[in-house]
Source information: Two RNAs folded together computationally: RNase P RNA and transfer RNA, 445 nucleotides in total. Rfam match: Bacterial RNase P class A. Rfam's curators write: Ribonuclease P (RNase P) is a ubiquitous endoribonuclease, found in archaea, bacteria and eukarya as well as chloroplasts and mitochondria. It is annotated as a ribozyme. Model confidence (mean pLDDT): 77 of 100.
RNA sequence: GAAGCAGAACAGGUGGCCGCCGGCGCUUUACGCGCGGGAGGAAAGUCCGGGCUCCACAGGGCAAGGGUGGUCGUUAACGGCGACCGGGGGUGACCCCAGGGAAAGUGCCACAGAAAACAAACCGCCCGUCUAUAUGGCGGGUAAGGGUGAAACGGCGAGGUAAGAGCUCACCGGUUCCCCGGGUGACCGGGGAAGCCAGGUAAACCCCACCCGGAGCAAAACCAAUAGAGGGACAUAAGGGGCUGCCCGUUCCGUUCCUGGGUAGGUUGCUCGAGGCGCCGGGCAACCGGCGUCCUAGAUGAAUGGCCACUAUCCGCCGUCGGGUAACCGCAGGCGGAAACAGAACCCGGCUUAUGAACUGCUUCGGCC
RNA sequence: GUGAGUGUAGCUCAGAUGGUAGAGCGCAGGAUUGUGGCUCCUGUGGCCGAGGGUUCGAUCCCCUUCACUCACCCCA
Numbered sequence: 001g002a003a004g005c006a007g008a009a010c011a012g013g014u015g016g017c018c019g020c021c022g023g024c025g026c027u028u029u030a031c032g033c034g035c036g037g038g039a040g041g042a043a044a045g046u047c048c049g050g051g052c053u054c055c056a057c058a059g060g061g062c063a064a065g066g067g068u069g070g071u072c073g074u075u076a077a078c079g080g081c082g083a084c085c086g087g088g089g090g091u092g093a094c095c096c097c098a099g100g101g102a103a104a105g106u107g108c109c110a111c112a113g114a115a116a117a118c119a120a121a122c123c124g125c126c127c128g129u130c131u132a133u134a135u136g137g138c139g140g141g142u143a144a145g146g147g148u149g150a151a152a153c154g155g156c157g158a159g160g161u162a163a164g165a166g167c168u169c170a171c172c173g174g175u176u177c178c179c180c181g182g183g184u185g186a187c188c189g190g191g192g193a194a195g196c197c198a199g200g201u202a203a204a205c206c207c208c209a210c211c212c213g214g215a216g217c218a219a220a221a222c223c224a225a226u227a228g229a230g231g232g233a234c235a236u237a238a239g240g241g242g243c244u245g246c247c248c249g250u251u252c253c254g255u256u257c258c259u260g261g262g263u264a265g266g267u268u269g270c271u272c273g274a275g276g277c278g279c280c281g282g283g284c285a286a287c288c289g290g291c292g293u294c295c296u297a298g299a300u301g302a303a304u305g306g307c308c309a310c311u312a313u314c315c316g317c318c319g320u321c322g323g324g325u326a327a328c329c330g331c332a333g334g335c336g337g338a339a340a341c342a343g344a345a346c347c348c349g350g351c352u353u354a355u356g357a358a359c360u361g362c363u364u365c366g367g368c369c
Numbered sequence: 370g371u372g373a374g375u376g377u378a379g380c381u382c383a384g385a386u387g388g389u390a391g392a393g394c395g396c397a398g399g400a401u402u403g404u405g406g407c408u409c410c411u412g413u414g415g416c417c418g419a420g421g422g423u424u425c426g427a428u429c430c431c432c433u434u435c436a437c438u439c440a441c442c443c444c445a
Base pairs, nucleotide, nucleotide: 001365002364003363004362005361006360007359010356012311013310014309015308016307017306018305020038021037023035024034025033026032027030040341044352045351047350048349049348050347051346052216053215054214055213065212066211067210068209069208070084071083072082073081074080085099086097087096088095089094100207101206105205106204107201108200109199122146123145124142125141126140127139128138129137130136154172155171157169158168159167173197174196175194176193177192178191179190180189181188182187220268221267222266223265229259230258231257232256233255234254239253240252241251242250243249275294276293277292278291279290280289281288282287313338314337315336316335317334318333321330322329323328370441371440372439373438374437375436376435379394380393381392382391385428388425395413396412397411398410399409400408418434419433420432421431422430
């Protein structure tokens, strides 16, 4: 210098003017004044987990449905996080893994290929037989060789055989079982036995272990207009409608009071909480404990904004001085420029995604001293 | 805010237990006609919204993400 890997932190500050939304105080209660507060690391996606509220059960279990899946730990809980184990990728820093079971059962494995799973004979090899003969026909044996495929029933050598084959044996690899040692454990190391050699797929059904009751702040509770419902009292004076065409009778329409449900609307829920920051201690770490300190938005069609000045940081250009042989480095100063993604809506713990500029540590390669 | 669902040809929709994607309309060419339409024949057109994973193989299974659509209070 180039390429890359990992990690932490920030998301400017101060002042003035004009606005917006809450809180507190004052007053002449208003078109008021003063003081103080007002978005995030992701407030986002709503992908997980919990608190909280209501419903159900008020004890436990089973079934259904869904989820998780190495081990140990951490936590309120998690599919998160930490450490470790195993496997895989990378020269490396480092990264990735839904990482239980295919030796309980079922299904699937297109095309190609003889055969895709209780194996199987297309070519080849071998034996027998037919025919005068075989390079041909028929019957049988053979998975060592060819070829197909993503995948073909361990590899290699020797023995063996008509030809072959774990058919037998040595070595290598794998699997299962047993023993010893280490580790809390996943697992690791060592020794032994068995020819046991077993395809893949469970993000296919399924089996095993563990976890989960349902809904969600538009949850839920309280107050409560208008309209309508039920009941009581008054008036039954006049009128109208229904039961009937008419009369009588009855009932409704009236006024007022009460009652329950409950819409609009309002209030609560609402922000002090598994809270932030600092120090100390325990732990490899995630995390936990102790002490001190701080209070830091609560809107409801939904506020948190705009302009100007100075300044911090970074970048570019000009340029002074100093160091150096030089490349270059440091630096007073001047001018210009720059910051994205995005915005709370009950609250927390995570994950994921979007995004600005800079920093720290490390790796590989190249060049120079 | 919460809960569901859908993305496949230019448009409207199918699609199988995972094996290489179709229909109708459209568009282009031809036939028919004096011409156009109707009709008939032939053809055209897709990385199945995007990225990753599982698998020999993904439109389909799983995860992440983007866009769009629908529903929601009380009583009867």